Context: one part of a larger RNA
RNA sequence: AGUAACGAUAAGGGGGGUGAAAAACCUCCCCGCCGGAAGAUCAAGGUUUCCUGCGCAACGCUAAUCGGCGCAGGGUGAGUCGGCCCCUAAGGCGAGGGUGAAAACCGUAGUCGAUGGGAAGCAGGUUAAUAUUCCUGCACUCCUUCUUACUGCGAUGGAGGGACGGAGAAGGCUAGGCCAGCAGGGCGAUGGUUGUCCCUGUUUAAGGUAGUAGGCUGGGAUCUUAGGUAAAUCCGGGGUCCUAAGGCCGAGAACUGAUGACGAGUACCCAAGGGUGCGAAGUGGUUGAUGCCAUGCUUCCAAGAAAAGCUUCUAAGCUUCAGGUAAGAAGGAACCGUACUGUAAACCAACACAGGUGAUCAGGUAGAGAAUACCAAGGCGCUU
Numbered sequence: 001a002g003u004a005a006c007g008a009u010a011a012g013g014g015g016g017g018u019g020a021a022a023a024a025c026c027u028c029c030c031c032g033c034c035g036g037a038a039g040a041u042c043a044a045g046g047u048u049u050c051c052u053g054c055g056c057a058a059c060g061c062u063a064a065u066c067g068g069c070g071c072a073g074g075g076u077g078a079g080u081c082g083g084c085c086c087c088u089a090a091g092g093c094g095a096g097g098g099u100g101a102a103a104a105c106c107g108u109a110g111u112c113g114a115u116g117g118g119a120a121g122c123a124g125g126u127u128a129a130u131a132u133u134c135c136u137g138c139a140c141u142c143c144u145u146c147u148u149a150c151u152g153c154g155a156u157g158g159a160g161g162g163a164c165g166g167a168g169a170a171g172g173c174u175a176g177g178c179c180a181g182c183a184g185g186g187c188g189a190u191g192g193u194u195g196u197c198c199c200u201g202u203u204u205a206a207g208g209u210a211g212u213a214g215g216c217u218g219g220g221a222u223c224u225u226a227g228g229u230a231a232a233u234c235c236g237g238g239g240u241c242c243u244a245a246g247g248c249c250g251a252g253a254a255c256u257g258a259u260g261a262c263g264a265g266u267a268c269c270c271a272a273g274g275g276u277g278c279g280a281a282g283u284g285g286u287u288g289a290u291g292c293c294a295u296g297c298u299u300c301c302a303a304g305a306a307a308a309g310c311u312u313c314u315a316a317g318c319u320u321c322a323g324g325u326a327a328g329a330a331g332g333a334a335c336c337g338u339a340c341u342g343u344a345a346a347c348c349a350a351c352a353c354a355g356g357u358g359a360u361c362a363g364g365u366a367g368a369g370a371a372u373a374c375c376a377a378g379g380c381g382c383u384u
Base pairs, nucleotide, nucleotide: 012030013029014028015027016026017025031381032380033379034378039361040360041359042358045341046340049339050074051073052072053071054070055069059067060066079140080139081337082336083335085118086117087116091112092111093110097106098105099104121138122137123136124135125134141333142332143331144330145329146328147327148326149325150324151323152318153317157313158312159311160310165300166299167298168297171293172292173291176287177286178285179284180283181202182201183200184199185198186197187195203261204260207256208255209254214249215248216247217246218243219242220241221240222239223238224237225236227235228234262282265278266277267276268275269274270273301304347356348355363375364374365373366372
């Protein structure tokens, strides 16, 4: 009581379509809002909400032809991304062992345990829905076996390394931006607009070659040695001699990758929207990071993980073998995740709830600025 309310005051209007019915669905035009976000990418969580077709009882604070709703079908492709795997941290478990009446508690050797360490991929294209996974092009890593050449190999042990804090400053670069040049297009329904005019584009990776700006360190030979639980040619300590460039790390740029890809636009074909082909310019200057060199340098005191992978040394042992190094060839790289959402209508809040939710990216003009204002890409106008 046909009252309150219909959940942010970001905002809607018009044409066309579909339909029984249109303020809300689809499409086009105009308008408005966000733009350190109300955009994009991950993690957690959710678990099919993703895409397509067909529906509208219920759900949606209204209607609904629409939907994160109902029904059906489809969709997640990996040697290199993440996990699994190897390694350890806090911590857990814990053979023997100690304690306890017992349940059990503690704990050695071990064994687990990432939020950390450890091999390797980029660019373009493609689907209604996946893509560093498919396709195209160009790469890279590890393992096994074989062949050839050369050859002291060998660990659960030793050593090195991995390997690390806070703050500050200067330098060298790059991403990105801007301007010019260049290419293609335009010439104005209203006073002007062939001009020092306007619009659009000017993009390209990993990898390979080489080793720059810069940082660190002197280098080599030989002798010796109560240390490194044994050994050592390794590491550490000591002596002698020779010698000024030798080594390590290292962004970026250059060349290559690329006679490729992309590319404004344009031709043809089916006409819902797409498909096939061709393809111009693709340069220079300036500015410039909070990103990279850099786990660098300087400085400070509160003095800032571990272990493995890796390098090296030998022990037992093997020494025609086996094993190692280099090149070449063949083969292998399994399993799990991968849709979608993710400052949210899909997570946590009983709701499609003005709340909460970790990380990454960071364009233009003005500005000290990630403030603020207006915009780009992109996304929305918050379901009466």

The part of an RNA shown here (large-subunit ribosomal RNA, domain III) has 384 nucleotides and comes from a marine metagenome.
Rfam family: Bacterial large subunit ribosomal RNA. Gene Ontology terms of the family: structural constituent of ribosome and ribosome.
RNAcentral holds the full RNA, with entries from SILVA.